c-di-GMP-I riboswitch aptamer from a soil metagenome, 85 nucleotides, folded computationally. RNAcentral holds the sequence, with entries from MGnify.
RNA sequence: GAUAAAGGCAAACCCGUCGUGAGGCGGGGACGCAAAGCCAGGAGUCCUGGGCGUUUCGGCGCCAUAGGAUGGUCCAGCUACCGAA
Numbered sequence: 001g002a003u004a005a006a007g008g009c010a011a012a013c014c015c016g017u018c019g020u021g022a023g024g025c026g027g028g029g030a031c032g033c034a035a036a037g038c039c040a041g042g043a044g045u046c047c048u049g050g051g052c053g054u055u056u057c058g059g060c061g062c063c064a065u066a067g068g069a070u071g072g073u074c075c076a077g078c079u080a081c082c083g084a085a
Base pairs, nucleotide, nucleotide: 001082008033009032013028014027015026016025017024018023031072037078038077041075042074043073044070045069046068047067048066049065050063051062052061053060054059
């Protein structure tokens, strides 16, 4: 991929739990998804952390970068169900 059939996942929000946090996991719940299956390699976004200067003590500017989150932001990679014309 077809207004086919069989099946799948589950945003926001709520509850519980873990984490400083981004967020993860479990339950409820469905906005959506044809890879919304896997993967943090590249880009993006987000979180936590440092130094220096300045300050009206609220902040502001500059520099250096470390660790992490997100696969439902995109790219690359890997794998896979059904299947007419």

It matches the Rfam family "c-di-GMP-I riboswitch aptamer". Rfam's curators write: GEMM was predicted in a large-scale screen for bacterial structured RNA regulatory elements. Of the family's consensus pairs, 95% are formed in the model. The coordinates come from a structure-prediction model, not an experiment, and the mean pLDDT is 84.